């Protein structure tokens, strides 16, 4: 220096144009003498800028940061 990957909730992972979804976390409540487990509810996110679209996580582009390979 170059090529690809990857970048969503506090953690791991979907969603590949059209209301952003699950599981564990947490936090309320019911349930117990109590805890714990169970049950229900609730909060919580598209990396930053930008172009294209009637509309962008999603499609280009540039930065960013991480991880893999050439050199």
């Nucleotide at each position: 220096g170059c090529u690809g990957g990857a970048g969503u909730a506090g953690u791991u992972u979907a969603g590949a144009g059209g209301u952003a979804a699950a599981a564990c976390a947490a936090u309320g409540c019911u349930u117990u003498c109590g805890u714990a487990a169970a049950g229900c509810a609730u909060c919580g996110a598209u990396g930053u800028g930008a172009g294209u679209u009637c509309g962008a996580u999603u499609c280009u582009c540039a930065c960013c940061u991480c991880c893999a390979g050439c050199u």
The RNA shown here (transfer RNA) has 71 nucleotides and comes from a Patescibacteria group bacterium. Model confidence (mean pLDDT): 82 of 100. It matches the Rfam family "tRNA". Rfam links the family to the GO term triplet codon-amino acid adaptor activity. The family's RNA type in Rfam is transfer RNA.